[in-house]
RNA sequence: UUCCUGGUAGCUAAAUGGUUAAAGCGAGUAGCUGUUAACUACUAGAUUGUAGGUUCGAGUCCUGCCCAGGAAG
Numbered sequence: 001u002u003c004c005u006g007g008u009a010g011c012u013a014a015a016u017g018g019u020u021a022a023a024g025c026g027a028g029u030a031g032c033u034g035u036u037a038a039c040u041a042c043u044a045g046a047u048u049g050u051a052g053g054u055u056c057g058a059g060u061c062c063u064g065c066c067c068a069g070g071a072a073g
Base pairs, nucleotide, nucleotide: 001072002071003070004069005068006067007066010025011024012023018056027043028042029041030040031039049065050064051063052062053061
């Protein structure tokens, strides 16, 4: 320098272009009880790496850039 894969909640991670972007772990509150843990219920937490484009509609498609991993030279 070129090519490929990926970037979504604190962590892991799903989502066929179409309802309010799931879920698990973790966190908080309440219940349960001698207490903690476990268990049960509920709550909060994501402007989907960034800047644009296409579209009635973009996490998803297209382009530039940034970051991480891999391949070639």